[in-house]
Record summary:
c-di-GMP-I riboswitch aptamer from a Syntrophomonadaceae bacterium, 78 nucleotides, folded computationally. The sequence was found by an Rfam model in a public genome assembly. Taxonomically the source falls in Syntrophomonadaceae (Bacteria, Bacillati, Bacillota, Clostridia). The coordinates come from a structure-prediction model, not an experiment, and the mean pLDDT is 87.

RNA sequence: AAUUGAUAAAGGCAAACCUGCCGCGAGGCGGGGACGCAAAGCUAAGGACCUUCAUCUUAAGGCAGCCUGGCCGCCAAA
Numbered sequence: 001a002a003u004u005g006a007u008a009a010a011g012g013c014a015a016a017c018c019u020g021c022c023g024c025g026a027g028g029c030g031g032g033g034a035c036g037c038a039a040a041g042c043u044a045a046g047g048a049c050c051u052u053c054a055u056c057u058u059a060a061g062g063c064a065g066c067c068u069g070g071c072c073g074c075c076a077a078a
Stems, first nucleotide, its partner, number of pairs: 004076002012037002017032006035065001041071003045068003049062004
């Protein structure tokens, strides 16, 4: 350094649900709250799924805690 990820150590994030705000909506942000997570850190590039128009073709948007990629990253047993 790479692979790998344990009854290790230090930590981290935060589902559902409740709530305030934003949005036509999917959904997002803040607070509470923990189902869980070795990337549940970032990224919308490819797919899947979802939303709004249109309806001949199409278009715009959401989603990273659905999958595949890309980038960065703590510690270290075997």